[in-house]
């Protein structure tokens, strides 16, 4: 220095819910609020789930959403055992 790993320290993010706003909706943004999280930082590439539309016995197709559903990629604070 790097990798694995995750004690300590300094910190960070912010679930449900409430209010305001956007959206047909899933959901998103701001404020409050804390369930949790060593990446709960970023990315819709793959899977999964959700929403809208079409087709329709169905199968399926198109568009959108979710990164705190999983995998993967990129980047990253600290340094005990």
């Nucleotide at each position: 220095u790097u990798u694995c790993c995750g004690a300590a320290a300094g910190g960070g993010u912010a679930a449900a819910c409430c209010c305001c706003g956007g959206g047909u909706a899933a959901c998103c943004g701001g404020g409050g609020g804390g369930c949790a999280c060593a990446a709960a930082g970023u990315u819709a590439c793959g899977g999964a789930u959700c929403c809208c539309g079409a087709a329709u016995c169905a199968a399926u197709c198109g568009g959108g959403a979710u990164g705190g559903c999983c995998g993967a990629a990129c980047c990253g604070c600290c340094g005990a055992a």
Source information
A computed fold for an 81-nucleotide RNA from a Thermodesulfovibrionia bacterium, annotated as c-di-GMP-I riboswitch aptamer. The model forms 100% of the base pairs in the Rfam consensus. Lineage of the source: Bacteria > Pseudomonadati > Nitrospirota > Thermodesulfovibrionia. Its mean pLDDT, the model's own confidence on a scale to 100, is 87.